RNA sequence: CGAGCUUGAACACCAGGGGCAGGAGCGGGGGACCCACGUUUUUCGCCGCACACCGGACACCGGUGGGCGGCUCGGGGUGAAGCCGAGGCUCUGAGAGAUCAGGGCAGCGGCCGGGCAACCUUCUCGCCCGAACCCGACAGCUCACCUCGCAGGCGUGGGAAGGAACCCAC
Numbered sequence: 001c002g003a004g005c006u007u008g009a010a011c012a013c014c015a016g017g018g019g020c021a022g023g024a025g026c027g028g029g030g031g032a033c034c035c036a037c038g039u040u041u042u043u044c045g046c047c048g049c050a051c052a053c054c055g056g057a058c059a060c061c062g063g064u065g066g067g068c069g070g071c072u073c074g075g076g077g078u079g080a081a082g083c084c085g086a087g088g089c090u091c092u093g094a095g096a097g098a099u100c101a102g103g104g105c106a107g108c109g110g111c112c113g114g115g116c117a118a119c120c121u122u123c124u125c126g127c128c129c130g131a132a133c134c135c136g137a138c139a140g141c142u143c144a145c146c147u148c149g150c151a152g153g154c155g156u157g158g159g160a161a162g163g164a165a166c167c168c169a170c
Base pairs, nucleotide, nucleotide: 001152006023007022011018025150026149027148028147029146030145035140045071046070047069048068049067051065052064053063054062055061056060074138075135076134077133078132082111083110084109085108088105089104090103091102092101093100094099112130113129114128115127116126119163120162121161122160123159124158125157
């Protein structure tokens, strides 16, 4: 910097230290009415398994439906870690080719967001960063209620203003 702190039965006994469960506190997520948004019919991803129904040329195939399990290019969450633009390299698939579709990598520009704390706040110049992970077709807000986390790191960029605190004097 950050929510990331405090207390503490058990841990053979005492003291100190540590510390499971629990408590207090802090920070997230889910979750009504009201409100907000969207839709007033079309719609709600992919794969697998068994089942039911329908059809056929019926040991089988195709379609539909709900159930169960799995996945992540939909959507959502933690977090500053997002949006937009024009390109480069590369991979996969399609194509005779031109090219098209999807993905990955390293950068650039603009906007936006975060950090530069070590007494606090503000301004200014400058510098740096925009990762990773999770849920699994599902999530607006949200009382009750349910649930999760309390890690990790750092040793002060230049200048200005205000305050706090301390010291001295009266």